[in-house]
A computed fold for a 77-nucleotide RNA from Marinobacterium arenosum, annotated as c-di-GMP-I riboswitch aptamer. The sequence was found by an Rfam model in a public genome assembly. The organism belongs to Marinobacterium, within Bacteria.
RNA sequence: UCCCGACAAAGGCAAAACCUGAGUAAUCAGGUGACGCAAAGCCACGGGCCCGCCCAGCGGGUGGCCGGACUACCGAA
Numbered sequence: 001u002c003c004c005g006a007c008a009a010a011g012g013c014a015a016a017a018c019c020u021g022a023g024u025a026a027u028c029a030g031g032u033g034a035c036g037c038a039a040a041g042c043c044a045c046g047g048g049c050c051c052g053c054c055c056a057g058c059g060g061g062u063g064g065c066c067g068g069a070c071u072a073c074c075g076a077a
Stems, first nucleotide, its partner, number of pairs: 004075002012037002017032006035064001041070001043068001045067003048062006
């Protein structure tokens, strides 16, 4: 350094639900809150799923659905 992921250490993120706001919607943002997460950091490139439309297609969303790319703390086996 790479692979890997501990009854290790220091930390980190934040599901559902509720409140407020944005959006036609999917959904998103903030606050409260923790189900969980070793990339639950980031990227719509491929697939899946979801929403909208003037529907053999176009646009949007989902990274905490999967794959892949990029970056990263620690260092037991």